[in-house]
Predicted 3D model of an 87-nucleotide RNA (c-di-GMP-I riboswitch aptamer) from a Bacillota bacterium. It was read from a public genome assembly, where an Rfam model found it. The model forms 95% of the base pairs in the Rfam consensus. The coordinates come from a structure-prediction model, not an experiment, and the mean pLDDT is 88. Taxonomically the source falls in Bacillota (Bacteria, Bacillati).

RNA sequence: AAUAUGAAAAGGCAAACUUAUUGAAAAAUAAGGACGCAAAGCUAUGAGUCUAAGGUUAUAAAUAACUAUGAUUGUCAGGUUGCCAAA
Numbered sequence: 001a002a003u004a005u006g007a008a009a010a011g012g013c014a015a016a017c018u019u020a021u022u023g024a025a026a027a028a029u030a031a032g033g034a035c036g037c038a039a040a041g042c043u044a045u046g047a048g049u050c051u052a053a054g055g056u057u058a059u060a061a062a063u064a065a066c067u068a069u070g071a072u073u074g075u076c077a078g079g080u081u082g083c084c085a086a087a
Stems, first nucleotide, its partner, number of pairs: 006084001012037002017032006035074001041080003045077003048072003054067005
């Protein structure tokens, strides 16, 4: 110095919930708030999950079903960047 690992210290992020806004919705953003997290930093690349505006099908109609181009990185991986350092 690097990798693996994660005691300590300095810090970091922020679940549920509430309010406001955006969105068809899922959900996201901001403020408050902390369940927790060694990558709970970034990335939608693979899979899973959620939603169904639009589209398709069925129906006399009401409506129902299917479908991401939408969402989720705090679902699991891949890629990538990174603080400290005991054993």